[in-house]
Molecule: FMN riboswitch aptamer (RFN element)
Organism: Acidimicrobiales bacterium
RNA sequence: GACAUCUCGCGGGGUUGGGUGAAACUCCCGACCGGUGGUGAGAGCCCGCGACCCCCGGCUUCGGCCGGGGCUGACCCGGUGGAACUCCGGGGCCGACGGUGACAGUCCGGAUGGGAGCGAGAGCAC
Numbered sequence: 001g002a003c004a005u006c007u008c009g010c011g012g013g014g015u016u017g018g019g020u021g022a023a024a025c026u027c028c029c030g031a032c033c034g035g036u037g038g039u040g041a042g043a044g045c046c047c048g049c050g051a052c053c054c055c056c057g058g059c060u061u062c063g064g065c066c067g068g069g070g071c072u073g074a075c076c077c078g079g080u081g082g083a084a085c086u087c088c089g090g091g092g093c094c095g096a097c098g099g100u101g102a103c104a105g106u107c108c109g110g111a112u113g114g115g116a117g118c119g120a121g122a123g124c125a126c
Stems, first nucleotide, its partner, number of pairs: 001126001003123001005122006017029003031106002033095002035049004044093002053070007075091005097109003
C1' cells in the first nucleotide's frame, strides 16, 4: 500500500388545521415526510441494495441462526451547463405487514428487533 478476517460505534422522517360522523391523525379538503451505495453534477419516483412477506437447503440447545432464491411503489416538461430523468422553474406521482369504534406513507404493534451501508480500531498471508 492493498486486503481476507475480527471488534466496536453509528445506522428513518412525517397529519398543525378544517369537513362528515356515534366513532376517523384511517374517509374528504388541506398539511407533512423521504433509508442506503452508485451515477460526467447534488436523485423518494435513473440503476442497484435494505426492511416486511414467501420458498428451498444446511444447522439447532427448537428460541432461532446461516446460505441461496422469489416478491418489492412512483416523473414528466422547460431552463442552465461540457455534462443533470439528480441542479433551477413548473406541473405530477409513490409509499410493506398486523391492529383499530371507520379504509392508515404519517397512530399503535412486531421493533430496546433486523438492516443496506457509513465510520473507527485490530490484524495473518501478500